A computed fold for a 75-nucleotide RNA from an Acidobacteriota bacterium, annotated as transfer RNA.
């Protein structure tokens, strides 16, 4: 320096235009002598940041960052 993927809840993910999930944490309860398992409910995201497309963006463009690979170069 050039290429490729990724960025979404605390974690690990889904979701590829029009309703933001799931699993595990996490909180009340319930069930134990208690803890743990179990069962019931319940909170928690302006989807990495701006622009831009479009009636309508997490989803498409593009740009910067951030991580992860792979390639070239180099003392």
């Nucleotide at each position: 320096a050039g290429g490729c993927g990724c960025g979404u809840a605390g974690c690990u993910c889904a979701g590829u235009g029009g309703g933001a999930g799931a699993g595990c944490a996490c909180u009340u309860c319930c069930u134990u002598g208690a803890c743990g398992c179990g069962g019931a409910a319940g909170g928690g995201g302006u989807c990495u940041a701006c622009g831009g497309u479009u009636c309508a963006a997490a989803u498409c463009c593009g740009u910067a960052c951030g991580c992860g690979c792979c390639u070239a170069c180099c003392a």

Rfam family: tRNA. Rfam classes the family as a transfer RNA.